Predicted 3D model of a 474-nucleotide part of an RNA (small-subunit ribosomal RNA, 3' major domain) from an uncultured prokaryote. It matches the Rfam family "Bacterial small subunit ribosomal RNA". The prediction has a mean pLDDT of 83. The RNAcentral record of the full RNA draws on ENA.

Context: one part of a larger RNA
RNA sequence: UGACGGGGGUCCGCACAAGCGGUGGAGCAUGUGGUUUAAUUCGAUGAUACGCGAGGAACCUUACCUGGGCUCGAAUGCGAGUGACCGACCGUGAAAGCGGCUUUUCCUUCGGGACACGAAACAAGGUGCUGCAUGGUUGUCGUCAGCUCGUGCCGUGAGGUGUUGGGUUAAGUCCCGCAACGAGCGCAACCCCUGUCCUUAGUUGCCAACUCAUCGCAAGAGGAAGGGACUCUAAGGAGACUGCCGGCGUAAGCCGUGAGGAAGGUGGGGACGACGUCAAAUCAUCAUGGCCUUUAUGCCUAGGGCUACACACGUGCUACAAUGGCGGAUACAGCGGGUAGCGAAGCCGCGAGGUGGAGCAAAACGCUUAAAGCCUGUCUCAGUUCCGAUUGGAGUCUGAAACUCGACUACAUGAAGGUGGAAUCGCUAGUAAUCGCGUAUCAGCCAUGACGCGGUGAAUACGUUCCCGGACCU
Numbered sequence: 001u002g003a004c005g006g007g008g009g010u011c012c013g014c015a016c017a018a019g020c021g022g023u024g025g026a027g028c029a030u031g032u033g034g035u036u037u038a039a040u041u042c043g044a045u046g047a048u049a050c051g052c053g054a055g056g057a058a059c060c061u062u063a064c065c066u067g068g069g070c071u072c073g074a075a076u077g078c079g080a081g082u083g084a085c086c087g088a089c090c091g092u093g094a095a096a097g098c099g100g101c102u103u104u105u106c107c108u109u110c111g112g113g114a115c116a117c118g119a120a121a122c123a124a125g126g127u128g129c130u131g132c133a134u135g136g137u138u139g140u141c142g143u144c145a146g147c148u149c150g151u152g153c154c155g156u157g158a159g160g161u162g163u164u165g166g167g168u169u170a171a172g173u174c175c176c177g178c179a180a181c182g183a184g185c186g187c188a189a190c191c192c193c194u195g196u197c198c199u200u201a202g203u204u205g206c207c208a209a210c211u212c213a214u215c216g217c218a219a220g221a222g223g224a225a226g227g228g229a230c231u232c233u234a235a236g237g238a239g240a241c242u243g244c245c246g247g248c249g250u251a252a253g254c255c256g257u258g259a260g261g262a263a264g265g266u267g268g269g270g271a272c273g274a275c276g277u278c279a280a281a282u283c284a285u286c287a288u289g290g291c292c293u294u295u296a297u298g299c300c301u302a303g304g305g306c307u308a309c310a311c312a313c314g315u316g317c318u319a320c321a322a323u324g325g326c327g328g329a330u331a332c333a334g335c336g337g338g339u340a341g342c343g344a345a346g347c348c349g350c351g352a353g354g355u356g357g358a359g360c361a362a363a364a365c366g367c368u369u370a371a372a373g374c375c376u377g378u379c380u381c382a383g384u385u386c387c388g389a390u391u392g393g394a395g396u397c398u399g400a401a402a403c404u405c406g407a408c409u410a411c412a413u414g415a416a417g418g419u420g421g422a423a424u425c426g427c428u429a430g431u432a433a434u435c436g437c438g439u440a441u442c443a444g445c446c447a448u449g450a451c452g453c454g455g456u457g458a459a460u461a462c463g464u465u466c467c468c469g470g471a472c473c474u
Stems, first nucleotide, its partner, number of pairs: 007474007015464002019427005026318008034309002042053002064304007076123002081117003087102001089100004105114003125293002128291003134287002136282003139278001141276001146185006152161003165176003191270004196238007206227002211224002214221002241264001244258001245256004320420001324379005330373001336367001338365001341360002346355003386417001391412002394409004433456007
C1' cells in the first nucleotide's frame, strides 16, 4: 500500500423477509459422470461445466473404430515430356481403387498458345502435443462505481494528498468545505425500439362522409367511382427539463392525492461492460512460436460408432385432474420467413397425407383455422371418460438408403403417477404464472432445446436483525 477478520460504522442488490410458481418423488426428452466397448472422437468441471461448443450425428457431417487401398499425396503453383481429356464397354471389388479395351482435341501470325495427363525436384498435409510460449475472441466479479494521471504540496522513503470530511444521488451524481488545482478512462447523455401529438406521403394498406348501381321487406351486405378523414405504413419534427406551484434545506436535492400532461422525476426496454482479477476458457472457428509425425499421427473408401446401460447428477417436457377431461358451436393477435420456395380453391383419404395446380420474388399470393377465452352438452372423485409411458400389427412422408438409428398417422394396449424427504431455484408489473404462433439450422428429424412474437394477466415488499454477494470509511 493492499487483502483478510465468526472487528466497527454507513449503504446497496429478488440477498433475506412478504408473496406467487417451481425443482428434489413419477414417466419421458436431453446433457454429464461412471461403467461397458474394436470405437463408444474431442473439448467444457464450484459460483463462471453439465438442452454447453452442436443454430439440427441414418450416409455425409466425423475428428473415433474395423477392414480395403494411395504415397509429391485430396487442393494450388512451377514443370521436362505426351496428345488428348471426357465418354462408352469389359474384368475384379463393399466402395475407393486396380487392370484391360475402344475412341481420339481446339485456336494459330505455324514461333506458339489453350486444355488435359504428367516423371523428377521444390513448396505439402496433420481436428497430432503444449491455452502454463501466444494473437484474437469469450465468461466472471459487474452495468458494481470505481480505476488513474499532470502539476503542486507533505514524507528520508515506500507512499500520501487530490479520491478523505458534511450532505445528496441509481452513480467518484451533484453541492458545500478542504493543500490542493485541474484532467483522463468509467457513470450519465448522444444511438435503436416502444408510449402521445404534429407535418409530409397515399399503393399493394384504409373506407367516415358524399355519388352510383346490385342483393335484401327492412336492418344491412359486399362492389365501383372517389377520398386522405380514420387505422396503418415510414421519413422528419414536437414533447419531460424537477421547467412551474407549495413545504423543508445555505446549496445540491428531497417531499406533495399539487397543476398541466399521453408520459414525472433515469417513462419502459435494448445496445453499450473502466483499470484489472481468476497462469479462468479456447492451439478443435481462425491465426501462430516451439515440439512431434512424413509408404503415416497424412489422404481415399465401405461398414460400424458418437444413439451402448446395474447406476448417479444437472436442465427440461408431460402429468397426477373438476379453476378439470371430452364432444359441439363461436371470437380476437403480433413477430417472421417464402422461387431447387410458400403453395390456395376443388377432389380422394378417419388421419398422417395424396392429387391438383391458381396466385405470389410478396403491405398484393400463400405459410395462417392462433390457443387459452366465451356459449353449450356430458363425466361426479374413481387410478377414473385423469394421465399418457410401453408394446403389437397396419400405414404416411423425406431420402440412393430409415436394421443398428428418423419424424408423423389411425387402431389396439393402457405402466408409473393421488402434489413429492432433507434440501433448493426463479420472479417486483404488462413482471410471475399461463396460452398459443414464428424463425434459424434443416432433404427429413429425435426441438420438450435456442432465439423471438403476441393473447390472458396476478400476489407481495412491515422492514434490513439474520444468510449470500458487493461498495465506501475505519